Background
This is a predicted structure of a 73-nucleotide RNA (transfer RNA) from a Thermoplasmata archaeon. The organism belongs to Thermoplasmata, within Archaea. Rfam family: tRNA. Rfam's curators write: Transfer RNA (tRNA) molecules are approximately 80 nucleotides in length. Model confidence (mean pLDDT): 80 of 100. The sequence was found in a public genome assembly.
[in-house]
RNA sequence: GGGUUUGUGGGGUAGCCUGGUAUCCUUCCAGCUUCGGGAGUUGGAAACCCCGGUUCAAAUCCGGGCAGACCCA
Numbered sequence: 001g002g003g004u005u006u007g008u009g010g011g012g013u014a015g016c017c018u019g020g021u022a023u024c025c026u027u028c029c030a031g032c033u034u035c036g037g038g039a040g041u042u043g044g045a046a047a048c049c050c051c052g053g054u055u056c057a058a059a060u061c062c063g064g065g066c067a068g069a070c071c072c073a
Stems, first nucleotide, its partner, number of pairs: 001072007010026003020056001027045007049065005
């Protein structure tokens, strides 16, 4: 230099193909339960790597970039 692939709450992860309320676990906060630690249960907080394009609508499709991994040279 070229090719492939990945990027989603604080941490991990599904959703991307086939556009339509972003899933689950964990974490944190509050209530209830418990003598208490722990645990259980209910409710809540919190995310789509960046820029642009297409579209009524983009995590998803398209273009460019950034970062990581692998392969070729």